[in-house]
Context: one part of a larger RNA
């Protein structure tokens, strides 16, 4: 010097990103206990008091209830009886110690925000959370040989279930609510018209050749049927185009200019664009760039925090919005208690490192 412990004057978070770590608290009995609340909670809230031993004392009291005795309807009966056993305060008096829950074991508390309702689940070996799940809500598919899923199939799950059931998606207790837009994409419905495959269809065309014609006898030309190849019109479903519906489907939810008897602002007006221009709420927020916004609170001093304001760079309603008691090894801020975290270090114990053998 390092590790693990113990103690510490005065101060008491001045440490630090941050009270991290350590410390405080701690049991039982009794007293007492706020806001808020979903009336269950909050709550062990908070905050206090007591605690050993002897004696009164085999205490009061409580429980159980034997023998014995009496009665009758003679029983596993009733009444009386209180032995024994078990439990057990409160109070009076006294005794000892520094200390009586005497060691060990055993909540610090309070106030106020964010997020998630909650108990749960998770990255086996750096993340336990605000992530996942959840009960509840909504949409959608599915009529049973169900939809959906696995498998080439047989077959199986779904389910020995049957729409109060099962699958998929989103949201996430509860309370108050959930606005406008169907133009785009998706899904559902429609079938008149347009487009459209194979197939049907077979006009026509080509090859080959019997035969015919010409011929310099080498060859050239025309050409039916058959066979082969190709093939127009016409016909031809879904789909797409088209017409509607649908947002707790994917998603989206404006700009400029002017205007009131101070100023400022604009209930009001004009204009352009859009499918429609963000409603209720909330708002410098887990969202605010400018920004340490401005004001208020708390501090001697506060880029954090709390309450407001609204100029929302770039909030907003089941990609849910706003609240919310309880809950949380969650995450901010503050107070109190407490402390070697610190001012500022010291001493002690054990084990290392190191040195020597």
């Nucleotide at each position: 010097c390092c590790c693990u412990c113990g103690u510490u004057a005065a101060g008491g978070a001045a440490c630090u990103c941050g009270g991290c770590a350590a410390g405080u608290u701690g049991a039982c009995u009794c007293c007492g206990u706020a806001a808020c609340u979903u009336c269950g909670g909050g709550a062990g809230a908070a905050g206090g008091a007591g605690u050993a031993c002897c004696u009164c004392a085999u205490u009061a009291c409580c429980g159980u209830g034997a023998a014995g005795u009496c009665c009758c309807a003679g029983g596993c009966g009733g009444a009386u009886g209180g032995a024994g056993c078990g439990g057990g305060a409160a109070g009076g008096g006294g005794u000892g110690g520094c200390a009586c829950a005497g060691a060990c074991c055993a909540g610090g508390g309070c106030c106020u925000g964010g997020c998630g309702a909650c108990u749960g689940u998770u990255u086996a070996c750096u993340a336990a959370a605000a992530a996942c799940a959840c009960a509840g809500g909504u949409c959608u598919c599915u009529g049973c040989a169900a939809a959906g899923u696995c498998g080439u199939a047989a077959g199986a799950c779904g389910a020995u279930g049957u729409a109060u059931a099962g699958g998929g998606a989103c949201u996430g207790a509860c309370g108050c609510c959930u606005g406008c837009c169907c133009g785009g994409u998706g899904c559902c419905g429609g079938a008149a018209g347009g487009u459209u495959a194979a197939g049907a269809g077979g006009a026509g065309a080509a090859g080959u050749u019997a035969u015919c014609c010409c011929u310099u006898u080498g060859g050239g030309g025309a050409a039916a049927a058959g066979c082969u190849u190709u093939g127009a019109a016409u016909u031809g479903a879904a789909g797409c185009c088209c017409c509607g519906g649908u947002a707790a489907a994917c998603g989206g939810c404006g700009g400029c200019c002017g205007u009131a008897a101070c100023u400022a602002u604009a209930a009001c007006g004009g204009u352009c664009c859009u499918a429609a221009g963000g409603u209720a709420g909330c708002g410098a927020a887990a969202u605010u760039c400018c920004u340490u916004g401005u004001c208020g609170g708390g501090u001697a001093a506060g880029u954090u925090c709390c309450g407001a304001c609204c100029u929302g760079c770039a909030u907003g309603a089941a990609u849910g919005g706003c609240g919310u008691a309880a809950c949380g090894a969650u995450u901010g801020g503050g107070c109190u208690c407490c402390u070697g975290u610190c001012u500022c270090a010291a001493c002690g114990a054990g084990g290392g490192c190191c040195u020597c053998a």
A computed fold for a 357-nucleotide part of an RNA from Geodia barretti, annotated as large-subunit ribosomal RNA, domain IV. Its Rfam family is "Bacterial large subunit ribosomal RNA". Lineage of the source: Eukaryota > Metazoa > Porifera > Astrophorina > Geodia.